[in-house]
């Protein structure tokens, strides 16, 4: 240095929900709360997914759009703790 994660220490994050709070919406943030995670650390770059305020269409009620948002959906990038087989 590289791969690998079946031991160990040391720490770390924190899903559902619940309050508050923010946002048209989905969703963010905070506290609590662990269901799980060796990148669940950073990045929306490529797929997916969700949402559709605004904008088009139609004709009053749908319908189709990201510029919203998800990195705990999967794949790329970039950084990163431990070392026993």
């Nucleotide at each position: 240095u590289a791969a690998u994660g079946u031991a160990a220490a040391a720490g770390g994050c924190a899903a559902a929900c619940u309050u508050a709070u923010u946002g048209a919406a989905a969703g963010g943030u905070a506290a609590g709360g662990a269901c799980g995670c060796a990148a669940a650390g950073u990045u929306a770059c490529g797929a997916g997914u969700c949402u559709a305020a605004g904008g088009u269409c139609u004709c009053u009620a749908g319908a189709c759009u990201a510029u919203g948002a998800u990195c705990g959906u999967c794949g790329g990038a970039c950084u990163g703790c431990c070392a026993g087989a």

Predicted 3D model of an 85-nucleotide RNA (c-di-GMP-I riboswitch aptamer) from Ornithinibacillus caprae. The sequence was found by an Rfam model in a public genome assembly. The prediction has a mean pLDDT of 86. NCBI's taxonomy places the organism under Bacteria, Bacillati, Caryophanales, Bacillaceae, Ornithinibacillus.